[in-house]
Molecule: Bacterial small signal recognition particle RNA
Organism: Actinomycetota bacterium
Parts: sequence; structure tokens; C1' cells
RNA sequence: GGUCGGGUCCCACGCGACGCCAACCUGCGAACCCGGUCAGAUCCGGAAGGAAGCAGCCGUAAGCGGGCCAUGGCGGGUGCCGUGGGGUCACCUGGCCGGA
Repeated sequence: GGUCGGGUCCCACGCGACGCCAACCUGCGAACCCGGUCAGAUCCGGAAGGAAGCAGCCGUAAGCGGGCCAUGGCGGGUGCCGUGGGGUCACCUGGCCGGA
């Protein structure tokens, strides 16, 4: 000096990690306008009995919070990761050939 390749760079996919959301688990959760049970009081009834039903108690909806080993979706200034593709001689690096 020549030539072939690898890396740094870009893209796609996969895998992993992380985050968010959902699902799931769980706590709270309605003065009345949700449900159940309804003391007292009220109403109907001659009575037996019945009716509606506040407080209390129990439960639940929307909603709020917590958990998340495992599931689904999504995300990017994600990775000493993998596969494939692109780009390039700018830098790093390997093989081979040639020259002084």
C1' cells in the first nucleotide's frame, strides 16, 4: 500500500430487566336518593297479626388505597444479551498478500 472480515452507528425481531395499565388478591367505601336484617317509635287491625321503616349491625356499587411470585397489554435516553438486515472506510481491531 492492497484485500477480506469483526466492532463502534442505524433498523427489525426475540429474550431479559425496569416502569405503567388491566386482570387477580385485599382494605376502605352510600345520612336518605343501594340491598339485607330491622330495636325503639309510627301506621292498619277489636284481637291475632300485618305494613312501611329511622338509628344500629351486615353487605355491596361507583370511587379511593395497598399487594402483585405467577397472567395479558403497552412504553423507552432499557441491556457487556441473541438472531437477521443496513451503512461505512471516520475510528478501533484481526487474517492474508505485496513493497521499502